[in-house]
Formats: sequence, C1' cells, structure tokens
RNA sequence: UCGUGACAACGGCAAACUCGUCGAAAGGCGGGGACGCAAAGCCACCGGUCUACAGGAGCAAGGCUCCCAGGACAGCGGGGUUGCCUCG
Repeated sequence: UCGUGACAACGGCAAACUCGUCGAAAGGCGGGGACGCAAAGCCACCGGUCUACAGGAGCAAGGCUCCCAGGACAGCGGGGUUGCCUCG
C1' cells in the first nucleotide's frame, strides 16, 4: 500500500421499550436498557421511506380532506470521505 473479517485483543456503537427534554409531527438530544453492528464514524449527492407546522386546493365553513419539503431517517440501498484491530 492492497485485500480479508474466521478466531482473538484494546475497546467502540446501541434497536425495541422506558424516563426526562426539544419539536406541529416525523424525529433529535441526555439517562436507563441491549436487538444487533467491522464503519451501526461522518456527509442528504442519487434512489427510497417517514412527517405535513407554514403554504396551496376543495368543501356542507364546525373544522375536516387532499397536495406539497424548505423538515426527518446515515441502523433502507448506492455513492463520497475518514479510521481501529486482525489475518494474508
């Protein structure tokens, strides 16, 4: 430097659920908790998924329904980028 993730080590992260908190929500953050993860580190660039406050449309005008990302997911896939150990 390139490749591998079978065994192992220093160790790392933490799903569901739950408590607190922020948010209209999706969801985020912190504590508890471990289903899993070799990038489950980081980046919304491509596809996808979730939400619909504001905005738009409709209506029987009560509010409800529909549309919509500028919001969210990196633990959905691809891509980009950085990195520990191991073995070859």
Molecule: c-di-GMP-I riboswitch aptamer
Organism: Pseudomonadota bacterium